[in-house]
Molecule: c-di-GMP-I riboswitch aptamer
Organism: Pelolinea submarina
């Protein structure tokens, strides 16, 4: 350097849920809390999924459908950085 993740060692992150807060929502942020994670570190490039403010269409005034420009990195792939150990 490349590759792999058995057994460790040092550690790390933090699901659901609760409170507060931002947001139209999905969801995010902070605190508590641990389901789990060898990248559950970072990046929205490709696919996938979620929401539908705005917009369009149809109804008529209450609604329905379509649609990311929004979101999910703890959905997958990809890029990139890193601890320890084996080969």
């Nucleotide at each position: 350097a490349c590759u792999c993740g058995a057994u460790a060692a040092a550690g790390g992150c933090a699901a659901a849920c609760u409170c507060a807060u931002c947001g139209a929502a999905a969801g995010g942020u902070g605190a508590g809390g641990a389901c789990g994670c060898a990248a559950a570190g970072c990046c929205a490039u490709g696919g996938a999924u979620c929401u539908a403010c705005a917009g369009c269409u149809g109804a008529u005034u209450u609604c329905a459908g379509c649609c990311a420009g929004g979101a999910u990195a703890g959905c997958c792939a990809g890029g990139u950085u890193g601890c320890c150990g084996g080969g």